[in-house]
Context: one part of a larger RNA
Formats: sequence, C1' cells, structure tokens
RNA sequence: GAUAAACGCUGGCGGCGUGCCUAAUGCAUGCAAGUCGAACGGGAGCCCCUUCGGGGGUCGACCGUGGCGGACGGGUGAGGAACGCGUGGCCAACCUACCCUGAUCACGGGGAUACCCACUGGAAACGGUGGCGAAUACCGGAUGAGCUCGUGUCUGGGGACGGACACGAGGAAAGCAUUAUGGAGCGGAUCAGGAGGGGGCUGCGUCCGAUUAGCUAGUUGGUGAGGUAACGGCUUACCAAGGCAACGAUCGGUAGCUGGUCUGAGAGGAUGAUCAGCCACACGGGGACUGAGACACGGCCCCGACUCCUACGGGAGGCAGCAGCAGGGAAUUUUCCACAAUGGGCGCAAGCCUGAUGGAGCAACGCCGCGUGCGGGAGGACGCGUUUCGACGUGUAAACCGCUGUUCCGAGGGACGAAUCAGAUGACGGUACCUCGGGAGGAAGGCCCGGCUAACUACGUGCCAGCAGCCGCGGUAAGACGUAGGGGCCAAGCGUUGUCC
Repeated sequence: GAUAAACGCUGGCGGCGUGCCUAAUGCAUGCAAGUCGAACGGGAGCCCCUUCGGGGGUCGACCGUGGCGGACGGGUGAGGAACGCGUGGCCAACCUACCCUGAUCACGGGGAUACCCACUGGAAACGGUGGCGAAUACCGGAUGAGCUCGUGUCUGGGGACGGACACGAGGAAAGCAUUAUGGAGCGGAUCAGGAGGGGGCUGCGUCCGAUUAGCUAGUUGGUGAGGUAACGGCUUACCAAGGCAACGAUCGGUAGCUGGUCUGAGAGGAUGAUCAGCCACACGGGGACUGAGACACGGCCCCGACUCCUACGGGAGGCAGCAGCAGGGAAUUUUCCACAAUGGGCGCAAGCCUGAUGGAGCAACGCCGCGUGCGGGAGGACGCGUUUCGACGUGUAAACCGCUGUUCCGAGGGACGAAUCAGAUGACGGUACCUCGGGAGGAAGGCCCGGCUAACUACGUGCCAGCAGCCGCGGUAAGACGUAGGGGCCAAGCGUUGUCC
C1' cells in the first nucleotide's frame, strides 16, 4: 500500500459497489419452465327452445394426443496437473434445431392409440381388461435430384484423397388459418450455400516433492472387424515386441484455468471474490433413453447412504436456483416488489411464463462526496489542572450579539427512464429534483503522547499492579503502569488482529 475481512469503542446523511472465504453439511415452506385452440380429440359452464328424451347458440375453463422449449438462462468449485485452461495452427476426419439465401417438390392410401365409456386391482403411488376412436402422431405405395451407396471412365494432387460424367440400386413430405376466391400468410419435404454454435487433432506455456527412479499387457505398433457426426488401441480377434523416463517418466501432495486483481520504478512476487470467457459438477456411484444438441441441476433406470408416508404388501424425495431454516464458524442479508425496461421460451398475433433481469430492504463491509455551523466577542468569567503562590494553561474557547440553511422537519409541485404513425403502458416512486415555511435547532469519536514517531505535566503505585511492535519500562520523586489536566494524529470513523506485495 492492499483486503469478499473479523473483533473492540463509536456512529448523522447520500451516491456507487460488495455481502457463507467455514460443512460440495442437512433442509420445513413458497416460488424459480413453460407455451401453442392458427396441429388434433373430448368438453364443463352460460343463454335460448323443448314433446323433458333432447335440440340450437356462445364462450371456450379443464383433460388428453401432438409440436417447440425443458441441453439456454441461474448456482457451485467438489473433482481434475489434464489438450482442462491460455495462445497459435490444422480437420482432404466432422455435426449443426431455430434464423438467412437459392432451387425443386407436396400424389394417393392404410392401421392404430391416449383422452372418454364399461368392468376391475391397490391404503396410496399407480395400474389391468374390453369398447370407441382424431391429428402437422404412426406406417406402406408413387414420384424424385447435382442426395446416399455401388461399378466404370476421365481428371486434379507427391500422397492420404478430392472433383466431373455415365449406369444401377436406395430413399421425402402435412397441413392450418384468413379472405372470399385472384392469390398473398404461417407451416411441411429434399438439396446446395451462409451465419452463428459445437466436436476432434496438434506446437508452445501451465505448482511442490528425487527422503518418489524406474513405469507400462490394450501396454506400443500392424492387419481384419465393430463403433462414432468424425479420426483414432475408441472396442474386439489375431500378429509383432514395443512405448515412456534424469530435458524428471511413475508415484505422492496441492490446485478449477484465464482476461484480470494487489503490490512494485520496473523486472518480478502474490492472487484468481464481485464482472467476462472456458471447464467440471448437480445427495455418493454407475448407466443409457429421447433428441439437432444431454449421458441431462428442478428427466428416466439401477446400486448406496439419509429423510418422509404406509393399511407393512409397497411408495415418495434431492435448494452447489431465489428467499428462508438448522448446523459449522471470528464471520456474510429480505421467506420483499415488478415483468414497466433489457433479454429469453412458446405463439400469426393478442398474450402467457421468466427468483434471468430491473428494483427496493438489511449491514460504515469498501470507495467517494457532504454535514455536525459562520462572523463578531477579553474585563481573558466560572470550573478544572499546574504553580517558584507572583501567576500560567484550557482560551475566542464559552456566555453574549449578528447571520446562514448544506443537512433536517413540514407543505406544495413533480420527472427522465416509454417505444411509436397515433393512442395506451412505470415495479422503482409521489422517489430524484424544484419552490415555500421553520429553526443552530437533531448529528464526534477513536487511538496515541520513552526512542523509532507528531504529542508532557501532576498524583497514585512501588520488580506489585501492570505495559510492550522492537529496544525495553515498573524494586519511593516513573514524561513508558493507572487516573486527571493538557497535547498530537486521523475523523464517521478510529484502533487491533489475520493475509499478500
């Protein structure tokens, strides 16, 4: 000098930040991911009519099928010394939903099923059988390219391999809504390209220990096969016997990495909170499914620990999301408001959802700013302290006089942030800010005073009680202990402790 700080004493206001560093310990409660009726089926409610069986209309709650999203956003730092991260390069070895551009196509069929109804099992969670039966759900057929595969020819490349042409084979689709029929709209299928995103490989860099010296059997390489979007010992069978290491292999310890941050003249050292990029994880461990994308925080299955329900047969759960609770700890906040803005998901849209986000609350935790008044006022009051008893200090300090109104209190007005053709729309917030009125009124402490180091006397104590960062003070006159007066330094803070340079 710095700090995500804590502790002691003290504490007026504002702005902007920051706020579990410990137990990746366990969690009550609420919320944090839905949306689409312009894909589809059923359909409560309401109104009218009724022969009381029902019929019509409207709005469409709600349930289910289907689509898109739940792989983003948000959290945490456990693990990991690794192509994990950083930086540069490569992929002739790759993928990419939604979005953009271009081209072409959408013909004609089928069988189911949820919801629902009937019966039925179970305490529940959740089911079973039969019937009905819709779709942009599912499945054949047709067509089909410059798409995919195979063969052949030509061509480019040093090569791995790429390109062109021909033939053969394979393989698509879905409708909806509106207007009123002219198509414009939202979608569907295939191919090519783009943008953005991702996957893989690689040079270099990336902590400590040699009181860790040898390590390795899918191990190193090859061939065949499998697998992947893709290369690869990624996997497998066989064959060969290799591969790494003193330029530190292996083993052990520690650690998320970076942009940055702190310090320093720099070189360097230390560090990796908040913000941003990447990685990893989601009760511990394992696994796949779906999907363009996951081996998936608020999805599924299995094992385990724990908690809860149970009719004892069996079930339910996962805050390292936002709040909040317990525990641990020196220590870290509200079970707040709003989708008004920005952004995201779905939707043609209206809109719905959004603890992302925007705000408010709490905490001197930090930085910055402001205030606690200003001017005059000596006969230098009182008090207190000292004294050589003359006086000196506190000290213009107070009183007293005049003034001001930052702040404060009250009243009145009152935003920007809010777009756009126009109108409407503000959580914050009657906040900021402006005007008027009132009144010095409500606002100063902490540490230190032996030297280092700025600031001295008196009394008490008597190697006691105590102080102390180092040197050292205290055993009868202590500027070093305690108290008082005085003084010094900082100031809404001041000191102490921890940590880094």